A computed fold for a 165-nucleotide RNA from a mouse gut metagenome, annotated as Lysine riboswitch aptamer. It matches the Rfam family "Lysine riboswitch aptamer". Rfam's curators write: Riboswitches are metabolite binding domains within certain messenger RNAs that serve as precision sensors for their corresponding targets.
RNA sequence: GAUAGAGGUGCGGCAUUUAUUAGUACCAAGCGUGAAACCGCCCAGGUUUUAGACCGCUUGCAAAAGGAACUGCCGCCGAAGAAUGCAAUAUGGGUCAAUUUGUGUUCUGGGGGCUGGGAAAAUAUCCCUGCAACUGUCAUCAUGUUUCUUUGAUGUUGCGCUAUC
Numbered sequence: 001g002a003u004a005g006a007g008g009u010g011c012g013g014c015a016u017u018u019a020u021u022a023g024u025a026c027c028a029a030g031c032g033u034g035a036a037a038c039c040g041c042c043c044a045g046g047u048u049u050u051a052g053a054c055c056g057c058u059u060g061c062a063a064a065a066g067g068a069a070c071u072g073c074c075g076c077c078g079a080a081g082a083a084u085g086c087a088a089u090a091u092g093g094g095u096c097a098a099u100u101u102g103u104g105u106u107c108u109g110g111g112g113g114c115u116g117g118g119a120a121a122a123u124a125u126c127c128c129u130g131c132a133a134c135u136g137u138c139a140u141c142a143u144g145u146u147u148c149u150u151u152g153a154u155g156u157u158g159c160g161c162u163a164u165c
Stems, first nucleotide, its partner, number of pairs: 001165005008077001010076006017069002027060006036048004040095004080108009109135002113131002116128004136157001138155005
């Protein structure tokens, strides 16, 4: 350097179904009110509106996406996730960024529990910080075993470890 592997409530993707979202939004009708409302924001421009829009209440009808669970399939073991910088992304110009995509840097071995914080409709779930344990690898010491394997303690952690070439 190449190939192949291990950790286990292991990681991620796709699809069906299901619950939640929610009796919510939208739409329709009625009542009230009475001049603005909408296109992310500003300018410009456009659309609806005194033939009553917007808003509030009542009635009727009535979702969806994201997120989640089960099952199945696929790709894998920096699997993957997060933070941050840059670039692109809204109708004509400008602007801020949600989201999305690409890319650089940094951190995290892994799953769970609890505190705090963030996202979300949510007590589901996800992400981050901290705490104490568990677990995997490696190293050291001790112990046991009889041939490199048990147990305990300590320390580190993935650009690591093991095997073969």